Predicted 3D model of a 74-nucleotide RNA (transfer RNA) from a Candidatus Bathyarchaeota archaeon. The prediction has a mean pLDDT of 81. Lineage of the source: Archaea > Thermoproteati > Candidatus Bathyarchaeota. It was read from a public genome assembly. It matches the Rfam family "tRNA". By type it is a transfer RNA.
Order: sequence, then C1' cells, then structure tokens
RNA sequence: GGGCCGUUAGUCUAGCUGGCUAGGACGUCGCCCUCACGCGGCGAAGAUCACCGGUUCAAAUCCGGUACGGCCCA
Repeated sequence: GGGCCGUUAGUCUAGCUGGCUAGGACGUCGCCCUCACGCGGCGAAGAUCACCGGUUCAAAUCCGGUACGGCCCA
C1' cells in the first nucleotide's frame, strides 16, 4: 500500500430484511430484607449507536468518505 471484518451506557454485549422512545448482564445509586455485612427482592440513573456527509416520510441498521482496532496479502 491492497482486501475483509469490527467500533452501541463505566465494562461486556444483543439488535436478522430501515419503523427504536435502542434491549440484556456486570457495576453504580436508593428502598426493602438482616443485629450487621453478604445473598436475595423492588426501583432509578447511565447511550452524540466512532466521526462527517448522502439516500429515505423515517437510519444503530442502507451508501460514500475519514479515524481507530483486528485478520490476511504484498
């Protein structure tokens, strides 16, 4: 340099053929439970869906470019 794949809460991850107000687990916070802690139960907060642009009534999802990471080739 070329080809392919990936990027989503603090962390890990689901999201198929556009209809999402983006789901789950761990973690955090509050309450209950307990003599107390843990476990357990209930609830809450937490996401510019890497960035820029395009298509569309509508984009995490499709298209182009850029950045970063991985694999392969040279």